The RNA shown here (SAM riboswitch aptamer (S box leader)) has 93 nucleotides and comes from a Nitriliruptoraceae bacterium.
RNA sequence: ACAGCAUCCAGAGAGGCGCGAGGGACCUGACCCGUCGACCGCCCGGCAACCUGGUGUACGUCGCCAAGGUGCCACCGUCAGGAGCGAUGCGGC
Numbered sequence: 001a002c003a004g005c006a007u008c009c010a011g012a013g014a015g016g017c018g019c020g021a022g023g024g025a026c027c028u029g030a031c032c033c034g035u036c037g038a039c040c041g042c043c044c045g046g047c048a049a050c051c052u053g054g055u056g057u058a059c060g061u062c063g064c065c066a067a068g069g070u071g072c073c074a075c076c077g078u079c080a081g082g083a084g085c086g087a088u089g090c091g092g093c
Stems, first nucleotide, its partner, number of pairs: 002092001004090005013044001015043004022033003026082005045073003050069002052066005077085001
């Protein structure tokens, strides 16, 4: 990169440092965040439980515990319409 499967209205930051103008994926419209420093990066803290480890088992597409690998922590993937796209995880090639 490609195709597949699962999930995307729950939950979690008024934290510290750095940067400096845009940001909330794309198009149109709206709404919102942002020089009182957003977005992003690092640290710390936290949420969840896909993989993982343990355990129970009626053996299942199951339950419970932990939190090592990811992920996530404004607004329903911000909303409506459009496009059927995007994001994350998992295994395959």
Its mean pLDDT, the model's own confidence on a scale to 100, is 86.